[in-house]
Context: one part of a larger RNA
RNA sequence: CGAUGUUGAAGGAACUCGGCAAAAUACCUCCGUAAGUUCGCGAGAAGGAGGCCCGGUUCCUAGGCAACUAGGGGCUGGGGGCACAAACCAGGGGGUGGCGACUGUUUAUUAAAAACACAGGGCUCUGCGAAGUCGCAAGACGACGUAUAGGGUCUGACGCCUGCCCGGUGCCUGAAGGUUAAAAGGAGAGGUGAGAGCCUUGAAUUGAAGCCCAGGUAAACGGCGGCCGUAACUAUAACGGUCCUAAGGUAGCGAAAUUCCUUGUCGGGUAAGUUCCGACCUGCACGAAUGGCAUAACGACUUCCGCGCUGUCUCGACCAGGGACUCG
Numbered sequence: 001c002g003a004u005g006u007u008g009a010a011g012g013a014a015c016u017c018g019g020c021a022a023a024a025u026a027c028c029u030c031c032g033u034a035a036g037u038u039c040g041c042g043a044g045a046a047g048g049a050g051g052c053c054c055g056g057u058u059c060c061u062a063g064g065c066a067a068c069u070a071g072g073g074g075c076u077g078g079g080g081g082c083a084c085a086a087a088c089c090a091g092g093g094g095g096u097g098g099c100g101a102c103u104g105u106u107u108a109u110u111a112a113a114a115a116c117a118c119a120g121g122g123c124u125c126u127g128c129g130a131a132g133u134c135g136c137a138a139g140a141c142g143a144c145g146u147a148u149a150g151g152g153u154c155u156g157a158c159g160c161c162u163g164c165c166c167g168g169u170g171c172c173u174g175a176a177g178g179u180u181a182a183a184a185g186g187a188g189a190g191g192u193g194a195g196a197g198c199c200u201u202g203a204a205u206u207g208a209a210g211c212c213c214a215g216g217u218a219a220a221c222g223g224c225g226g227c228c229g230u231a232a233c234u235a236u237a238a239c240g241g242u243c244c245u246a247a248g249g250u251a252g253c254g255a256a257a258u259u260c261c262u263u264g265u266c267g268g269g270u271a272a273g274u275u276c277c278g279a280c281c282u283g284c285a286c287g288a289a290u291g292g293c294a295u296a297a298c299g300a301c302u303u304c305c306g307c308g309c310u311g312u313c314u315c316g317a318c319c320a321g322g323g324a325c326u327c328g
Stems, first nucleotide, its partner, number of pairs: 001323001004320002007317001010314002014312001019309001027051005036041001038157001052079012080084001092307001094305002097302002099299002104116002120155007132141003159293003163224003168221002170217005177212003183206002188201005225243005252286001253283001264280005
């Protein structure tokens, strides 16, 4: 000097991105326990008290004729120690937001999460030699299953809900019509030949799916406006006008894991708060299964604030064993 530990005056997070690390809590019995809630929970909530040793007394259980013995409970007196769950072992706790319902799963070797999964919900395909998948095929899986089944896809417990748009793209339906390939067809035309013929070319016309066309469909891919005026203070605009659109964003939420301006403004918390919580709405650029909003419980997730506790710090120090170092 660095690593691992022990201890500590006064203070107690002033440290720091952040209480990271450490400290503290820890067992059993008894008392006691809030909001919220899906009535299960929350809950070991929180917060307290007792625990060692020696007596007295009383009750219970078992055995015994009894004295008594063994075990257990109540009340009560006393003793010692720095310390009585005496070592080891062995929860810190509370409040408040966000996200995800939950238990689970994951980047073997920098990420454990809000990501994946999930029960539940929807759409869609599939009638069985099923659809789908693998294979050139035979064949196999699906399945020794049969629509309460199987495949694909989206969403993601529960609760309240899930608005408008089918113009574009996709998908589905459609005995008409238009267009359309090979093929059929063969009016004609050309070459050659004496001719028969052979060869080449070829218009009508008949020809599917597809496309056009007509509808449907958004828990399919997706989308969900602008300008101007108007109320007896002002401000604002329930109201009116106009342009455009397939339709102009409904409910709910909102400076948000989304807000640029922005440390928005107001309130709360602090002596002081770019974070946090509650509001407001001017939503640069929320919004309804690429789900919206709430939500008890849960989380080695994440934000902010108290309590306890401490060498994290003010601000450093002593000590222990083991290295480094010196000698050998």
Molecule: large-subunit ribosomal RNA, domain IV
Organism: Cyanobacteria bacterium P01_C01_bin.147